Source information: Predicted 3D model of a 74-nucleotide RNA (transfer RNA) from Candidatus Caldarchaeum subterraneum. Rfam family: tRNA. About the family: Transfer RNA (tRNA) molecules are approximately 80 nucleotides in length.
RNA sequence: GCCCUGGUAGCUCAGACUGGGAGAGCGACCGCUUGGUAAGCGGUAGGUCCGGGGUUCAAAGCCCCGCCAGGGCU
Numbered sequence: 001g002c003c004c005u006g007g008u009a010g011c012u013c014a015g016a017c018u019g020g021g022a023g024a025g026c027g028a029c030c031g032c033u034u035g036g037u038a039a040g041c042g043g044u045a046g047g048u049c050c051g052g053g054g055u056u057c058a059a060a061g062c063c064c065c066g067c068c069a070g071g072g073c074u
Base pairs, nucleotide, nucleotide: 001073002072003071004070005069006068007067010026011025012024013023020057028044029043030042031041032040050066051065052064053063054062
């Protein structure tokens, strides 16, 4: 220098192919249960979806540019 994959909740990730409801598990907090804890059960909060621009009635998902991480080729 070229190519590929990834960036979404505090953490690990799904959702992208096929544009329209932002989600799961773990963690946090509250409650139930217990003599008390753990475990279990129920609930709640938590997101500029890496940044910018474009397309569209509408973008996490499509297009372009950039940043970061990992891998491959030279």
Source information: Model confidence (mean pLDDT): 81 of 100. The gene name in the source record is tRNA-Thr-GGT-1-1.